[in-house]
Order: sequence, then structure tokens, then C1' cells
RNA sequence: CUCUUAUCCAGAGAGGUGGAGGGACUGGCCCUGCGAAACCUCGGCAACCGGUAUCAAUCGUGAUAUCAGGUGCUAAUUCCUGCAAGACGCUGUGUAGCGUUUUGGCAGAUAAGAG
Repeated sequence: CUCUUAUCCAGAGAGGUGGAGGGACUGGCCCUGCGAAACCUCGGCAACCGGUAUCAAUCGUGAUAUCAGGUGCUAAUUCCUGCAAGACGCUGUGUAGCGUUUUGGCAGAUAAGAG
């Protein structure tokens, strides 16, 4: 980097260094000199992998509880949005535009596995 599977409306911040950006991308809308990114220290959240116990089993494994070793995360639902379809409403009659909402998809993030 590519592929596969799962999850993404919950949860969780202080200090130091640093010195202008950041929220992936688009359009919005936000955060930020009352200090951005990045790095460091100490906390915290969660439970994907992992450990332990119990139960079940079609003997492949699964369920529940617990721990927190490997990751991850710690503004806003993945901040909203994008592509398609449905419903409702408004405008209009060039069968379209706009708004709200639902579903699916794309993209992204993280984990685990494979190449």
C1' cells in the first nucleotide's frame, strides 16, 4: 500500500515544550494567540485483540463475567454534507428546483487477519 471482516448517535483532560494552524478530502459550519499542529509527562475512557473463570457445544467454536498485557481513543454523531432511492412539505409546470427526513452506497477512521 491492497484485500477481507467487524464497529463508528455512548465514553474519557491536565501540565510542559512549541508558536499558527487544525477538524482526511468538497461545500458548509466550527475550534484556535484566553495558544493550532506536533512532541513529552502524568491521568482517563473503551474493551477490537489478548489473559482468566464459568456455562454451552454441531468440537469449527460460541455466550457471560472479569482483568487491562498489545493497539486505539480522550471538542462538536465519522461535526454536518457529497452519490442513489423512498416519504413529506414548499415553489413551479421547463417533470424540475429547494427544504426536512429515512434507507442504502461512496469515502474515511480504528481493530483483527491475509497478501

A computed fold for a 115-nucleotide RNA from Tumebacillus permanentifrigoris, annotated as SAM riboswitch aptamer (S box leader). It matches the Rfam family "SAM riboswitch aptamer (S box leader)". Gene Ontology term of the family: regulation of gene expression. It was read from a public genome assembly, where an Rfam model found it.